The RNA shown here (FMN riboswitch aptamer (RFN element)) has 151 nucleotides and comes from Paenibacillus albidus.
Model confidence (mean pLDDT): 77 of 100.
Rfam family: FMN riboswitch aptamer (RFN element). About the family: The RFN element is a highly conserved domain that is found frequently in the 5'-untranslated regions of prokaryotic mRNAs that encode for flavin mononucleotide (FMN) biosynthesis and transport proteins.

[in-house]
Formats: sequence, structure tokens, C1' cells
RNA sequence: CAAGAUUCUCGGGGUAAGGUGAAAUUCCUGACCGGCGGUAAGUUCACAGCGAACGUAGCCCGCGACUCGUUAUUCUUUGCCUGCAAAGGAUAACGACUGAUCUGGUGGAAUUCCAGAGCCGACGGUAAAGUCCGGAUGAGAGAGGAUCAUA
Repeated sequence: CAAGAUUCUCGGGGUAAGGUGAAAUUCCUGACCGGCGGUAAGUUCACAGCGAACGUAGCCCGCGACUCGUUAUUCUUUGCCUGCAAAGGAUAACGACUGAUCUGGUGGAAUUCCAGAGCCGACGGUAAAGUCCGGAUGAGAGAGGAUCAUA
């Protein structure tokens, strides 16, 4: 120094102003928001060697969360032939599901920058929801540190 172990912290944003109506942040006109990792060919710097930086995404490629299913473990309740059955919950693994972009310009390189025109956004509640309330003071993709120890 690389790899490893333990541990700590961080880790999602948004309907202004109006219209209709008995009632709508849900309909209509408009407004606002965008998790995480990657991103070719290569370019620049350094050089004895090792290397370092850059390459900008809601729509490209993946991941996470939500929802569903299977399996395993475990907890509670009930029943009973006392270790089985049923119901509900929690955790883990695997699988399924999971929305949307084009044109032009610049450039060494861009569906990522600039300009223009578009599009998308789970489930439950409720006058029909990306933005309100709820699961969620949750979880997580990941990010940043600390300590240990080995060779």
C1' cells in the first nucleotide's frame, strides 16, 4: 500500500396564482420537483517506475425502495391427538413487476453540456393525487470517516 474485520455518521425533492363545483393542492388553466452507481473512443498532467485528474443524465445501462410470489428461520394467538394444524407478524434469499426523448449546435468525445420542442412519475385514503395524508422519526442503492490486524 492492496485486500480483510469491527464500528460511527450521512443518505428524496416539489402545486404559487386562479376557474368550476355542495365538496377538489386530486378535474381544468397554469406552477414546481427529480435517489444511487456507471458512462465509449479518449484527452490532459506527471514520469526511472507506480500513477493522478477529467469525460456533467428524471428519459442511455444498471441498482435501490414499493407491490406480488416461493422457500427457510422465528414470534404471537387459537384448536387439539403435546407436536401437529390454521391465522397473523418479523427477518433473510431467490424470482416477478417496476415510467418517460427527440432535433439542432459546440466539442477530441455528449440521447449527459447549450438551444428548442416533448414526455414520465408505485400502493392505500379522499371529488379522480409525481407534489396533501399514510406505511415512513421506516428502509435502502450508495457516500464519507475511525479503529484493529495481517503480509
The source organism's lineage runs through Bacteria, Bacillati, Bacillota, Bacilli and Paenibacillus.